[in-house]
Molecule: transfer RNA
Organism: Candidatus Pacearchaeota archaeon
RNA sequence: GGCUGUAUAGUUCAACGGUAGAACGCCUGUCUCAUGAGCAGGAGGUCCCAGGUUCAACUCCUGGUACAGCCA
Repeated sequence: GGCUGUAUAGUUCAACGGUAGAACGCCUGUCUCAUGAGCAGGAGGUCCCAGGUUCAACUCCUGGUACAGCCA
């Protein structure tokens, strides 16, 4: 330098173009002498950035950034 993949909650990951979820973690309650486990509830997201297409974009297109891999 060329090519490919990945980027979503604190972490690990989902999500037919129809407006974002799970597990773990965190907080509260319940239970316990207490902690943990169990049970019930709750908070937490500008979906890496900027444009474009569309009635509508995490999703499609273009460019960029970061990381990983392959080729030279």